[in-house]
RNA sequence: AGCAGAGUAGGAAUCGACGCGUUAAGUGCUAUCUGUACAGGGAGUUGACAGAUGGACGAAGGUUUACCGCGAUGUCGGAUCCGCAUCCCGCUGCU
Numbered sequence: 001a002g003c004a005g006a007g008u009a010g011g012a013a014u015c016g017a018c019g020c021g022u023u024a025a026g027u028g029c030u031a032u033c034u035g036u037a038c039a040g041g042g043a044g045u046u047g048a049c050a051g052a053u054g055g056a057c058g059a060a061g062g063u064u065u066a067c068c069g070c071g072a073u074g075u076c077g078g079a080u081c082c083g084c085a086u087c088c089c090g091c092u093g094c095u
Stems, first nucleotide, its partner, number of pairs: 001095005010082003014078006020071003029055008040089004061068003
């Protein structure tokens, strides 16, 4: 110097436990604003995530009263898969 590779936050679907709603919140869609994170170091978006305030849409209850369901439902945990937008440097292997 060239080639190859490792590793993060986070995300997806799935399983388990405990909850919430079913008197409709939540989820999903969307506008604006604010914030956060993005491999060992630096930079970092029109991408990711979270929060606030709005907008449109919208549901599955049943019964033996304690259970069975239902919800693009919440949190935690397990295993699986995907995974720096990108740029520079570094690390590992080979030449």
Record summary: THF (Tetrahydrofolate) riboswitch aptamer, 95 nucleotides, folded computationally. The sequence was found by an Rfam model in a public genome assembly. It matches the Rfam family "THF (Tetrahydrofolate) riboswitch aptamer". On this family, see Ames et al., Chem Biol 2010: "A eubacterial riboswitch class that senses the coenzyme tetrahydrofolate". Rfam links the family to the GO term tetrahydrofolate metabolic process. The coordinates come from a structure-prediction model, not an experiment, and the mean pLDDT is 77.